The RNA shown here (small-subunit ribosomal RNA) has 1402 nucleotides and comes from an uncultured Muribaculaceae bacterium. Rfam family: Bacterial small subunit ribosomal RNA. Gene Ontology terms of the family: ribosome and structural constituent of ribosome.
[in-house]
RNA sequence: AGUUUGAUCCUGGCUCAGGAUGAACGCUAGCGACAGGCCUAACACAUGCAAGUCGAGGGGCAACGGGGGCGGAAGCUUGCUUCCGCCUGCCGGCGACCGGCGCACGGGUGAGUAACACGUAUGGAACCUGCCCGUAGCAGGGGGAUAAGCGGAAGAAAUUCCGUCUAAUACCGCGUAUGCCCACAGGGGCGCAUGCCCUGGUGGGGAAAGAAUCCUCGGUGGCGGAUGGCCAUGCGCCGCAUUAGCUGGUUGGCGGGGUAACGGCCCACCAAGGCGACGAUGCGUAGGGGUUCUGAGAGGAAGGUCCCCCACACUGGUACUGAGACACGGACCAAACUCCUACGGGAGGCAGCAGUGAGGAAUAUUGGCCAGUGGGCGCUAGCCUGAACCAGCCAAGUCGCUUGAGGGAAGACUGCCCUAUGGGUUGUAAACCUCUUUUGUCAGGGAGCAACGCCGGCUACGUGUAGCCGGACUGAGAGUACCCGAAGAAAAAGCAUCGGCUAACUCCGCGCCAGCAGCCGCGGUAAUACGGAGGAUCCGAGCGUUAUCCGGAUGUAGUGGGUAUAGAGGGUGCGCAGGGGGUCUGUGAAGUCGAUGAUCAAAGUGUGGAGCUCAUGCCCGUACAGCCAUCGGAACUGCCGUGCUUGAGUGGAGAAGAAGUAUGCGGAAUGCGCGGUGUAGCGGUGAAAUGCAUAGAUAUCGCGCAGAACUCCGAUUGCGAAGGCAGCGUACCGGCGCCCAACUGACGCUGAGGCACGAAAGCGUGGGGAUCGAACAGGAUUAGAUACCCUGGUAGUCCACGCAGUAAACGAUGAAUACUAACUGUCCGGGUCGAGCGAGAUCUGGGUGGUAAAGCGAAAGCGUUAAGUAUUCCACCUGGGGAGUACGCCGGCAACGGUGAAACUCAAAGGAAUUGACGGGGGCCCGCACAAGCGGAGGAACAUGUGGUUUAAUUCGAUGAUACGCGAGGAACCUUACCCGGGCUCAAACGCACUACGAAUGAUGCUGAAAGGUGUCAGCCAGCAAUGGCGUAGUGCGAGGUGCUGCAUGGUUGUCGUCAGCUCGUGCCGUGAGGUGUCGGCUUAAGUGCCAUAACGAGCGCAACCCCUAUCUUCAGUUGCUAACAGGUCAAGCUGAGGACUCUGGAGAGACUGCCGGCGCAAGCUGCGAGGAAGGCGGGGAUGACGUCAAAUCAGCACGGCCCUUACGUCCGGGGCGACACACGUGUUACAAUGGCGGCCACAGCGGGAAGCCAGGCGGCGACGCCGAGCGGAACCCGAAAAGCCGUCUCAGUUCGGAUUGGAGUCUGCAACCCGACUCCAUGAAGCUGGAUUCGCUAGUAAUCGCGCAUCAGCCACGGCGCGGUGAAUACGUUCCCGGGCCUUGUACACACCGCCCGUCA
Repeated sequence: AGUUUGAUCCUGGCUCAGGAUGAACGCUAGCGACAGGCCUAACACAUGCAAGUCGAGGGGCAACGGGGGCGGAAGCUUGCUUCCGCCUGCCGGCGACCGGCGCACGGGUGAGUAACACGUAUGGAACCUGCCCGUAGCAGGGGGAUAAGCGGAAGAAAUUCCGUCUAAUACCGCGUAUGCCCACAGGGGCGCAUGCCCUGGUGGGGAAAGAAUCCUCGGUGGCGGAUGGCCAUGCGCCGCAUUAGCUGGUUGGCGGGGUAACGGCCCACCAAGGCGACGAUGCGUAGGGGUUCUGAGAGGAAGGUCCCCCACACUGGUACUGAGACACGGACCAAACUCCUACGGGAGGCAGCAGUGAGGAAUAUUGGCCAGUGGGCGCUAGCCUGAACCAGCCAAGUCGCUUGAGGGAAGACUGCCCUAUGGGUUGUAAACCUCUUUUGUCAGGGAGCAACGCCGGCUACGUGUAGCCGGACUGAGAGUACCCGAAGAAAAAGCAUCGGCUAACUCCGCGCCAGCAGCCGCGGUAAUACGGAGGAUCCGAGCGUUAUCCGGAUGUAGUGGGUAUAGAGGGUGCGCAGGGGGUCUGUGAAGUCGAUGAUCAAAGUGUGGAGCUCAUGCCCGUACAGCCAUCGGAACUGCCGUGCUUGAGUGGAGAAGAAGUAUGCGGAAUGCGCGGUGUAGCGGUGAAAUGCAUAGAUAUCGCGCAGAACUCCGAUUGCGAAGGCAGCGUACCGGCGCCCAACUGACGCUGAGGCACGAAAGCGUGGGGAUCGAACAGGAUUAGAUACCCUGGUAGUCCACGCAGUAAACGAUGAAUACUAACUGUCCGGGUCGAGCGAGAUCUGGGUGGUAAAGCGAAAGCGUUAAGUAUUCCACCUGGGGAGUACGCCGGCAACGGUGAAACUCAAAGGAAUUGACGGGGGCCCGCACAAGCGGAGGAACAUGUGGUUUAAUUCGAUGAUACGCGAGGAACCUUACCCGGGCUCAAACGCACUACGAAUGAUGCUGAAAGGUGUCAGCCAGCAAUGGCGUAGUGCGAGGUGCUGCAUGGUUGUCGUCAGCUCGUGCCGUGAGGUGUCGGCUUAAGUGCCAUAACGAGCGCAACCCCUAUCUUCAGUUGCUAACAGGUCAAGCUGAGGACUCUGGAGAGACUGCCGGCGCAAGCUGCGAGGAAGGCGGGGAUGACGUCAAAUCAGCACGGCCCUUACGUCCGGGGCGACACACGUGUUACAAUGGCGGCCACAGCGGGAAGCCAGGCGGCGACGCCGAGCGGAACCCGAAAAGCCGUCUCAGUUCGGAUUGGAGUCUGCAACCCGACUCCAUGAAGCUGGAUUCGCUAGUAAUCGCGCAUCAGCCACGGCGCGGUGAAUACGUUCCCGGGCCUUGUACACACCGCCCGUCA
């Protein structure tokens, strides 16, 4: 930093970025320097090498060389050369052997070991030490063997045995040695102690080797030193307590043995100890340290390479030799394994260097050399040395270097991307020009590491050393490092990543597939997350991945955390150990502080320098902690001592209380028993039933019995450590508070283990048993009901004794002490005031409550009764689940309790608060929401839409409300998108360019279903021309698509909802999400307004502004009107005329709670108020806030992406969209008398009219036809309104109802078969008011009646949109249903209750 949430704060886990590695794996790879390289099988090992040396210790002579002798051969120069064989230790030397020294070093490994193994610091007066150094002595004289050799024997071999000869620096006596060792007694000195040192006396004991012969090297007994070792001790040193007890040589003593030495190290005897919660014992794991990695540090983790120590050497054991071993390349024994074998026996030990097999993700050459360093032996020369030094292999690490540098824009080509005539990017990158040459290649030169030592000479003195001079010799690495030269940009770049964390983005492909992924998470057709590409970013001879460690993680927190609600206070008390502890003073100096010293190996690290060209590396210097010692200081802590009184306790006085234990007593209630009265029910529930009751219940009265619990008082009361404690009395007993200040003098606090107490339920034994009541039974409820409700009812509930030991044992808050504002209630004390009591006031203690300052807290909250500020002690926590489970142990009669994991799994689980949504939560309020009414739907027939089915096709869309007389305001063709068939492919239409031909155009034939195909005739534009216009054909560029995606979109629309809401600025509050404002009271249709107010204002909504309508005024007055005047008709505003009226259409007025009464602070409400045409929004319309439903529409249109291109485009004919067992929605007409039929007769408004409306006349029963005036309209026409009134029918499937069907027609249209409407005649179906359920409507509304219009040739219209006529009923009210608004509350919901989530099954 990411990740829990819609968002927030917190808690908390998971994850990432860093560094590191003896690494491994993937891709890639130019060079050098330095360092590194079996982490696994302490598995098994072929082969070679890794420890020898000394002839100046010895006997000897197998091999080699030399000398001598003998014999032979060849050559010839006849006494020489060469060769061969034999003899000869004479010489150089030397295999094997005796002997000396070494082999205990060096090298390897980490199995074992939790230990004085290691580290550090001490001690050894309890010890050893070869070779080396110093010192001062000695070395006389003898003896006996033995190996090799020789001879023989056994055996396959390894090897062994017998006989015999011989030497030594091999071995053994003797002599000498008061310097050495031992014993005994004496004197002196010293030490922390055991004791040690010096001195001298007596007795006893003990040495030796030679070689060389010039120098010299050795031998032996002492003493001292150095080096190396051994032993003891303090401190440090892993995990598990689900390991709590361990121990018989165990612990100690006396005496002995053993050892270099101490010691139960070993032994005999005696005693009974020793260790352990400060973790013994057991189990597991592990070599330890210097150091290494990480970290700011403190810490954490590690112990490979290098150095020190330890341990081991096939496994286990044992000793021998030796100065040193219990011995890696020695011995013996046992066992395993491998090998040889003649089967009788033998041999071996790579955890040395190489190397092999095996194991494994994985780790190198069977190399060179002793040149240097070091080691062994030797007087040397020298020999040996897989120690070491070098080289080889490996990017396995660190550091350094290179793969070029400068110029170069037409910003080239290619690639990729885009808004695509063009731009961007790759990119100064390339090409091209100039320059340089590290490394590599070639050629030449070429170090240092080498000096000791040896030989010769000289000098000095201390006579065996040092120095100087000269000489010869010595290099594995290596012809390497390095230097010079030549050619030549020449030979040298990859890897990972690009959603966020985390630097880096686009295109294509794929389509929850393939895949990615460290965490969160990507992928279901527009993926910056998969795969590819282009581009970019990081690092770079490397880059990524995996594994592991530290860090981040203050996430085991000493530095540096917590525990009311997130994980976490033990149920409570007493109290041992432990921890911590008031005040004054003194002593000493353990802690503590300072100084000094010693130690802290080297390497490493830090730092200063030097130097390989730099750097890593190497070299030189320097620094820290720790333990120990010495000297000093005395504030604080501790120890010891003397005091003090305030902490604590004691005493005196008086007070309160459901504290406890035991015991006695009381009344009411309940049940039961007996008796009386009394009769049919009682009881119980939401309603019932089971049950009880005529054998007399319930009810009621009287008497009696039993057990349990104690009404009122009674409370935010009191008491108790907690659990808990309630009638009254008595006895015993605990605790607490206040006052006095006499006594003690820190006696105090906390408290792991331990002990005790500990509700209810439960267990054991014995009682008791009224009530209630698990289990159980029955009755109900229910889909079921092993529940809730009812009737019964056992254990239990009660008592005594014993066990159990747990609870939301809670204040979810451990105990103690001190300090830190106030206010207020109450309980128990004390003082003062209050006139005497009292009420009361005030001060002061203790308890118990409330509100709040500071402070704290994530917040909510806590707040002198802290969750504040501090101290002390105890307990507990460290992600969720698994799980308080399993195992083990402890306890319990049992039930069970205590202690208490892991595997596995998840990316969270949580706390508090916020905004919403939701609730069969609450409050307030609206709406035809219910209720009250009126009329419908749901039943019938038909119309229409939909589903379904069918079909070649029945084109597509719309689907709860918010689809279904919806898109469609007109499907016979067309429309038309669907199906069948026939055609076309610059295409049916359009634009541009070019070419060819032809004016354009008109008429007409054949064929065909048409489209189309194919002919004939006429015609011949403008301009001088080029050419232009038009048409046809062709070519090219643009086409076309009702194909897909409404979940890529614009626009538009539905719905919540005409609901009253939704927001902003500034301020304020809150860590923050957010709140406030917008809440509260009143009011309104309204977030409408008023008041109040940390808010003040504002915006979108509401309202108003707009339109229609209701009244009036004014202006105007035709096509409208007609009061007055005049004319006139059968009649009529018919005419003159008029503007009064109606009306028309312009402009205004009017209504604002303005007035009055009542209520109210106001806003406002209210009144059969006044006035007014209209009254409190007058009625209606238009107008739809932020947003919700990934709502609807790609088929109205537009548009991104994808798809088709002789077809998914387009033209034509026909069919289909009209199908029909069914189901649903919306309607129409009815079922009739409030009606049907016939007749009669008035009154509308909105509108429409030229391919139109059509007066009037004639014909037809009629639809309609023919003739025909008027009118583009206040004039003409549609035009008649209908309900109404009168008559008739008389309750019937009818004179209701009209479907269906038959016949005959009319009209439109190219055409009414599929598939039109209308007319007439005939036919006359269902249907008698409709189940559950459901819809509309609150007034000019519902209901009912007709009329008009759009679309349109016509029309399937009973639909839609309008218009007027007649004209109701009802609303108590807001409990309930539905929807909505505001406030509040709960929430584990936020995809938001159609949520979340549990169990079972698949």